Model confidence (mean pLDDT): 82 of 100. The RNA shown here (transfer RNA) has 74 nucleotides and comes from an uncultured Anaerolineae bacterium. Its Rfam family is "tRNA". Its Rfam clan is "tRNA clan". Rfam links the family to the GO term triplet codon-amino acid adaptor activity. It is annotated as a transfer RNA. It was read from a public genome assembly.
RNA sequence: GGUGAUAUAGCUCAGCCGGCUAGAGCGAGCGACUCAUAAUCGCUAGGUCACAGGUUCGAGUCCUGUUAUCACCA
Numbered sequence: 001g002g003u004g005a006u007a008u009a010g011c012u013c014a015g016c017c018g019g020c021u022a023g024a025g026c027g028a029g030c031g032a033c034u035c036a037u038a039a040u041c042g043c044u045a046g047g048u049c050a051c052a053g054g055u056u057c058g059a060g061u062c063c064u065g066u067u068a069u070c071a072c073c074a
Base pairs, nucleotide, nucleotide: 001073002072003071004070005069006068007067010026011025012024013023019057028044029043030042031041032040050066051065052064053063054062
C1' cells in the first nucleotide's frame, strides 16, 4: 500500500425484514436475607449506538467518506 472484518453501558456481547421508549450478563450503588461476611434475591443508576454526511415519514440497522483496532496479502 491492497483486501476483508469489527466499532452499541465501566467490561464482554445481543439487537431479526428499518418501526413506538436500545437490552442482557458481569461490574457499581442501595436494600432484603445473615450474629456477621460470602453466596443468593430485589431495586436503581449508567448510552455522542466510533466520527461526519446522505437516503427515508422513520436509521443502532441501508449508502458514502473518515478514524481506530484486528486478520490476510504484498